[in-house]
RNA sequence: CAGAGUAGGCCAAUAUUCGUCAAGUGUCCGGCAGACGGGGAGUUGCUGCCGGGACGAAAAGCCGGAUGACCGGCUUGCGGUUUAUUGGCCGCAUCCCGCUG
Repeated sequence: CAGAGUAGGCCAAUAUUCGUCAAGUGUCCGGCAGACGGGGAGUUGCUGCCGGGACGAAAAGCCGGAUGACCGGCUUGCGGUUUAUUGGCCGCAUCCCGCUG
């Protein structure tokens, strides 16, 4: 001088969960906690949880029970929906040390 490697993140496919009587997802504010290449430190970044604010969505058909509201089930959809698997991409905020050449 160059490079490797983590947690994790994103995308796609398949299966799956929940919702469709709107929770969830996303977004903003506050608080708390946690994690962050092999070792140490570690944020104004990341993740999770709690509280609050604003915004905000797609239903249709069929069957059964009631025949009044409604309840249950199935199918096809829908949702910046959940989880898992597979594939791809990105990837230590930063500092010191280490590793490979």